[in-house]
Context: one part of a larger RNA
RNA sequence: GUUGUGUAGCAAUACAUGAUUAUGAGACCGGCAAACGGGUGCGGAACACGUACGCAACCUUCCCAAAACUGGUGAAUAGCCCUCCGAAAGGAGGAUUAAUACACCGUAACAUAAUGAAGUGGCAUCACUUUAUUAUUAUAGCUCAGGCGGUUUUGGAUGGGCGUGCGCCUGAUUAGGUAGUUGGCGGGGUAACGGCCCACCAAGCCUGCGAUCAGUAACUGGUGUGAGAGCACGACCAGUCACACGGGCACUGAGACACGGGCCCGACUCCUACGGGAGGCAGCAGUAAGGAAUAUUGGUCAAUGGACGAAAGUCUGAACCAGCCAUGCCGCGUGAAGGAUGACGGCCCUCUGGGUUGUAAACUUCUUUUAUCUGGGACGAAAAAAGGGAAUUCUUUCCCACUUGACGGUACCAGAAGAAUAAGCACCGGCUAACUCCGUGCCAGCAGCCGCGGUAAUACGGAGGGUGCAAGCGUUAUCC
Numbered sequence: 001g002u003u004g005u006g007u008a009g010c011a012a013u014a015c016a017u018g019a020u021u022a023u024g025a026g027a028c029c030g031g032c033a034a035a036c037g038g039g040u041g042c043g044g045a046a047c048a049c050g051u052a053c054g055c056a057a058c059c060u061u062c063c064c065a066a067a068a069c070u071g072g073u074g075a076a077u078a079g080c081c082c083u084c085c086g087a088a089a090g091g092a093g094g095a096u097u098a099a100u101a102c103a104c105c106g107u108a109a110c111a112u113a114a115u116g117a118a119g120u121g122g123c124a125u126c127a128c129u130u131u132a133u134u135a136u137u138a139u140a141g142c143u144c145a146g147g148c149g150g151u152u153u154u155g156g157a158u159g160g161g162c163g164u165g166c167g168c169c170u171g172a173u174u175a176g177g178u179a180g181u182u183g184g185c186g187g188g189g190u191a192a193c194g195g196c197c198c199a200c201c202a203a204g205c206c207u208g209c210g211a212u213c214a215g216u217a218a219c220u221g222g223u224g225u226g227a228g229a230g231c232a233c234g235a236c237c238a239g240u241c242a243c244a245c246g247g248g249c250a251c252u253g254a255g256a257c258a259c260g261g262g263c264c265c266g267a268c269u270c271c272u273a274c275g276g277g278a279g280g281c282a283g284c285a286g287u288a289a290g291g292a293a294u295a296u297u298g299g300u301c302a303a304u305g306g307a308c309g310a311a312a313g314u315c316u317g318a319a320c321c322a323g324c325c326a327u328g329c330c331g332c333g334u335g336a337a338g339g340a341u342g343a344c345g346g347c348c349c350u351c352u353g354g355g356u357u358g359u360a361a362a363c364u365u366c367u368u369u370u371a372u373c374u375g376g377g378a379c380g381a382a383a384a385a386a387g388g389g390a391a392u393u394c395u396u397u398c399c400c401a402c403u404u405g406a407c408g409g410u411a412c413c414a415g416a417a418g419a420a421u422a423a424g425c426a427c428c429g430g431c432u433a434a435c436u437c438c439g440u441g442c443c444a445g446c447a448g449c450c451g452c453g454g455u456a457a458u459a460c461g462g463a464g465g466g467u468g469c470a471a472g473c474g475u476u477a478u479c480c
Base pairs, nucleotide, nucleotide: 001020002019003018004017005016006015007014008013039243040242041241049167050166051165052164053163054162055161058160059159063156064155065154066153067152068151069150070149071105072104073103074102081094082093083092084091085090111136112135113134114133115132116131117130118129119128120127121126141148142147169215170214171213176206177205178204181203182202183201184200186198187197188196218240219239220238221237222233223232224231225230245266246265247264248263249262268279269278270277271276296322298321299320300319304318305316306315307314308313335366336365337364338363345357346356347355348354349353372416373415374414375413376412380407387400388399389398390397391396424469425468426467427466428465429450430449431448435464436463437462438461439460445452446451
C1' cells in the first nucleotide's frame, strides 16, 4: 500500500487491530575479506639481507585453460517468543524455525595407497612412463532462465616455503668453544628436507684464513662528498626482514602463530553495587611528558588502487587534496632610461680649498611583473553501470545518447589605477674579496688557526666608506 473487522462521526474521514504482499531499516545465521593496505626499527652479526644457483624434498584461496560429476536423505541451531540470574560485562533454561550452515547414504576417477609386470632416463638415496588387481575419497543451490555458483582432477600463472656458493662492522686488554653437541640407524612431526623432536649407537664438530665471547647495527637499490680511488650515511621513494604494552602459546584458515582476533602470566590505566569486569595510537589527526627541535582532533571517495558484490553500490585517515612551517630546492620582484650646479648633509685631508658618498638623490620621460580591485573561468572525465544499435570465434568489441570534480570560483585569461605594495645579514690583520677616523689603553674586549690590546690599534667598541651573499644571512652540531 491492499483488504477484513471494530470505535467515533450524517458523511468524507480519523484511530485501533487481524490477514497478506512489496519495499526500507536493524538484529541474527551463512560466504568472502580481515595474512592486503597503513605504521615503526625493538630485536637480530643471522642464509636477516644482497647476488647467483638448486628443491629427484614442497604448498598455493582468488585468476586462466581443460576433463568429469552436480543423485538421495536427515538431525539441529541462532534470530523470533516465554522464564530466570547479574550493578555491569554478560549468562542460563524452555518452546519453535531456515539455509550455499551441519551430518549421513549412494556413485566415481587419469586422484591417493598397496602389490605385480615392462620400459626409459639420471645425480647416490632414485625419478618418470605404460599396464593389471584391490582398497579409499566428492558436491549446493539461486535465478530476471541470459547466467551466477558447488565438488574432484590435470596443466598454467601468481604468491610463498626450504637449501647452498660468494659478499656482509669493531675488539685478542676475548684463545679455546661445543653433550642434541657432530654423525649414523629407526621412528615422530611438517606442505616439505633436516637433531626440527625422540629412543639407541659411535665420538665426533668448529677454531689463528680468528672459533667462542663482548660491543654496536635492520639490510639493499641508493644518498652526501670527492677528479677518482675511496670515506661517511641508509630521511623521502622502491624491494626484503623484524616488531605490534613485556613474555609465552596455539586456534581458525589457502595463507597468521595474526597491529585495530583468542588464551595465559606480568607491569600499568580505568569502571564497580566489592561479587567481578574493561583496555592496548610503532594507523590518521590530536593530548601529555621528554627535548635545542618537528604540523590540522580539515575535505573527498572526483581520479588511481584495494576488499566484497552479477550489478547498482557499500567500505577505504590507502590515496588524492587543502591547512601550518623561508625547513630545503627552483624561479620572480623590490623598478627602467635620461639626469652634474658633480647640490645639501655625512666622513676624510696637506683645510679661503679639495677628495668621497655619487648618476646616487632631486627633476624629466616610461613600464606595471608582483600586491590590490573588477569580470570571465578550466585540464584532470576515461568511463563503468542501467538504455538503444551493430559485429562476434559466444564472450567480448565498437557506436549513440545520458550521468559523475573533493581540490575550486582554485590555476589561468582579460581589464583598471599608480613607482605605487616589498632589503636584510655577515665580514673588511694574514689565510680571504674588502681602509680610514674617533674612543679605549694588556683595561674593556676579539679569536677558526696564527694571534691582536701596555697612548698614533686597518685585529677591541662606534662612525664613514668598502667587500661578499641575498629573502635570506651568520653561528653551532655533524659528514666528505

Annotation: The part of an RNA shown here (small-subunit ribosomal RNA, 5' domain) has 480 nucleotides and comes from a metagenome. Its mean pLDDT, the model's own confidence on a scale to 100, is 83. The RNAcentral record of the full RNA draws on SILVA.